[in-house]
RNA sequence: UUCUUAUCUAGAGAGAUGGAGGGACUAGGCCCUAUGAUAUCUCGGCAACAGAUUCACGAUGAAUACUGUGCCAAUUCCUACAAGUGCUGAGUGCAUUUGAAAGAUGAGAA
Numbered sequence: 001u002u003c004u005u006a007u008c009u010a011g012a013g014a015g016a017u018g019g020a021g022g023g024a025c026u027a028g029g030c031c032c033u034a035u036g037a038u039a040u041c042u043c044g045g046c047a048a049c050a051g052a053u054u055c056a057c058g059a060u061g062a063a064u065a066c067u068g069u070g071c072c073a074a075u076u077c078c079u080a081c082a083a084g085u086g087c088u089g090a091g092u093g094c095a096u097u098u099g100a101a102a103g104a105u106g107a108g109a110a
Base pairs, nucleotide, nucleotide: 001110002109003108004107005106006105007104008103013043014042015041016040017039021032022031023030026080027079028078029077044072045071046070049068050067051066052064053063054062055061056060076102081099082098083097084096085095086094087093
């Protein structure tokens, strides 16, 4: 990097460095940001994906948080594509539901 698979409306902040944009990409919206964002580092925390240990056990489930990750503004911030429904009464408009796509993370494989 690619493929497969599971999850993604819960949860969890202080300090230091630094000094301009940032919220993955494109567009629109909406937010965050000199009361210092985004980012990096330290410490702290959240969670329980995999391993480990313990308990129950038919599959498997539960607990712990030791190890490897992950995460700590806003639902993956929202929308975009398809289908359904409602409103409108015609503009392929508005609202809403489901699904898909894209993305993120874990695990497995190449």